[in-house]
Context: one part of a larger RNA
Molecule: small-subunit ribosomal RNA, 3' major domain
Organism: Nonomuraea angiospora
């Protein structure tokens, strides 16, 4: 120049304080070490590896294992011979791959198409190296930096712009300077959401008129069912809206702050996408690509069965409680996002239920998944291992699918364990968050989903402050480190 200090000075951040609620104790479920095994395929290791890759391992998937086959080969071009069949159905052997038999059996413009043998060039490798490599992607970090042209200083590295008063969520801006500029980075454009207007109204919407239907105590009340209507809710597009614009007050008559006003919204309104220069020879050669090395009657490749799910153990990351702000039972309310033809599957029946019959309507603002639950009103339980808890295990079924033993969900009937709030430590959250509560999808025949991504509902507490832990910036200052 830098990096580094248990130096200094300034400052930010759910970093610490205040607060909720958790983890560490218990079962289960996931992932990992370890152990086992013939294999328990392979990667991933502090933050940044353990509900990670995998948005879903019964078979497949798959790359391991065992055992059976195979060698121009499961896949491609292509060049030469030689054939007309191969594929389909049937059927025989076998765990199936595969082999035999029998049936059907080309088109031609005679070059050839298509197809099977043979040969040779080659295929083909989830085998090596992420420290040969691309792409992609985590991290610090949505931190505020990273630099570059001139010009000026220095013999040189370099410095100076970038530092200094201020301000800012910011290297934001302002004032000042031997600097003046400019780039990549902050903002800003982008979607979304919160308000408002204009335009459009069908499958949405029904004030207000009429009409049909159901219910009625004959007062009425219910149903967009129909005629209509466009008020309203809503949907789609397109407008306006917020800029410190405005008042006051501090501040250098500065940026800027701090109160008000109006307003649906105030000072970046709220949420997302966006991640500069570069760290970590960080991560991946098992998404893909690829250099070089290595297999090639194998380290390819096809099958049938096992494994990937094995369990003294230890970690992690969830989920269910341990109860009365609770747990049955009963009646009733009210989303929002999403999916649907190989599908979604009303109504109505059957079954106690998983679920079955059956099929109406729907390629969907129309039909269906769809019941929201927590919530309200009522009754029960009365503090106990219980009417909390639901773990094992035994009996019976349902449904998917060639097939649920190894090794699937769910469902009913019995069965009722460990838990009584959890050492010593340690995570998350600042607002429509945390807490709670259900619902949708993707993946996927089916499902080990308590995972993940998304969506709604109720809805809080508490921040004096920056001493002090953690991590970042920025100026200084010391250094026998680069």
């Nucleotide at each position: 120049u830098g990096a580094c200090g248990g130096g200094g000075g300034c400052c930010c951040g759910c970093a610490c304080a205040a607060g909720c609620g958790g983890c560490g104790g218990a079962g289960c479920a996931u992932g990992u070490u370890g152990c086992u095994u013939a294999a328990u395929u392979c990667g991933a290791c502090g933050c940044a590896a353990c509900g990670c890759g995998a948005a879903g391992a019964a078979c497949c998937u798959u790359a391991c294992c065992a055992a059976g086959g195979u060698u121009u080969g499961a896949c491609a071009u292509c060049a030469c011979c030689c054939g007309g069949a191969a594929a389909c159905g049937c059927u025989c052997a076998g765990a199936g791959a595969u082999g035999g038999g029998c049936g059907c059996c080309u088109c031609u413009u005679c070059g050839g198409a298509c197809u099977g043998g043979g040969u040779g060039a080659c295929a083909g490798g989830u085998g090596g190296u992420g420290c040969a490599u691309g792409g992609c992607u985590g991290u610090c970090g949505u931190c505020a930096g990273c630099u570059c042209g001139u010009g000026u200083c220095g013999u040189g590295a370099g410095a100076u712009g970038u530092u200094g008063g201020g301000u800012u969520a910011a290297g934001u801006c302002c004032c000042g300077c031997a600097a003046c500029g400019a780039g990549c980075g902050c903002a800003a454009c982008c979607c979304u959401u919160g308000c408002u207007c204009c335009a459009u109204g069908u499958u949405g919407c029904c004030a207000g008129c009429a009409c049909g239907c159901c219910c009625u105590u004959c007062g009425g009340g219910g149903u967009g069912g129909u005629g209509g209507g466009g008020a309203c809710u809503c949907a789609u597009g397109g407008g306006g809206g917020a800029c410190u614009g405005c008042c006051g007050g501090g501040g250098u008559c500065a940026a800027c702050u701090c109160g008000g006003a109006g307003g649906a919204a105030g000072g970046u309104g709220g949420g997302g996408a966006u991640g500069a220069c570069g760290u970590c020879a960080a991560g991946u050669c098992a998404u893909c690509a690829u250099g070089c090395c290595c297999c090639u009657u194998a380290u390819g490749u096809c099958u049938u069965g096992g494994g990937c799910u094995g369990c003294a153990a230890a970690c992690a990351u969830g989920c269910u409680a341990c109860a009365a702000u609770g747990g049955c039972c009963g009646g009733u309310a009210c989303a929002g996002a999403g999916g649907g033809u190989u599908g979604c599957g009303a109504u109505a029946c059957c079954g106690u239920g998983a679920g079955g019959u059956g099929g109406a309507g729907c390629g969907a603002a129309u039909c269906c998944c769809u019941a929201a639950a927590a919530g309200c009103c009522g009754g029960u339980c009365u503090c106990a291992g219980u009417u909390c808890g639901g773990a094992u295990u035994g009996g019976g079924g349902u449904c998917u699918g060639c097939a649920a033993c190894u090794c699937g969900a769910c469902c009913c009937c019995a069965u009722g364990a460990a838990g009584u709030c959890g050492g010593a430590g340690u995570c998350g959250c600042u607002a429509g968050u945390a807490a709670u509560c259900g619902c949708a999808g993707a993946u996927c025949a089916g499902c080990a989903a308590u995972g993940c991504u998304g969506c709604g509902g109720u809805g809080a507490a508490u921040a004096c402050g920056u001493u002090c832990c953690c991590g970042g910036g920025c100026c200084u200052u010391g250094u026998a480190c680069a």